[in-house]
C1' cells in the first nucleotide's frame, strides 16, 4: 500500500501509584476499595498454520484440530462527529463512509 475481520468469547496473582478508556471536541464510563501500565501464570479465538471434504476456468467453499507465529480477555472498536434513508422529527432507529485495531501479503 493492498485485503479480510470488527454487536461473540476469555482473570487471577505480583510490582507499580495517578490518571485512564488511540487522536481532537463532546457524552458516558473505569480508578486510592488500587485503574491504564508492566510481568507471572490461567484462559478464549482460530487470522496463519496443520488435517479431511467438496468443487471451479479462476479466486474462492465446508468440517475438524490448538503442538506451533500473532492476536485478545470493562463497557459494539463504549458512544456520537461525515453522508443517506425512515419514522412516532429538533430527536430515534437504520444502512454507508472515515478513523481506528489485528492478521494475511
Nucleotide at each position: 500500500c493492498u485485503u479480510a475481520u470488527u454487536u461473540a468469547g476469555a482473570g487471577c496473582g505480583a510490582g507499580g501509584g495517578a490518571g485512564g478508556g488511540a487522536a481532537u471536541g463532546g457524552g458516558c464510563c473505569c480508578g486510592u476499595c488500587g485503574a491504564u501500565c508492566u510481568c507471572g501464570c490461567g484462559g478464549c479465538a482460530a487470522c496463519c498454520a496443520c488435517a479431511c471434504c467438496g468443487a471451479u476456468a479462476a479466486c474462492g467453499g465446508g468440517u475438524g484440530u490448538c503442538c506451533g507465529g500473532u492476536g485478545c480477555c470493562a463497557a459494539u472498536u463504549c458512544c456520537c462527529a461525515c453522508g443517506g434513508a425512515a419514522c412516532u422529527c429538533u430527536g430515534u432507529u437504520c444502512c454507508g463512509g472515515a478513523a481506528g485495531a489485528u492478521g494475511a501479503g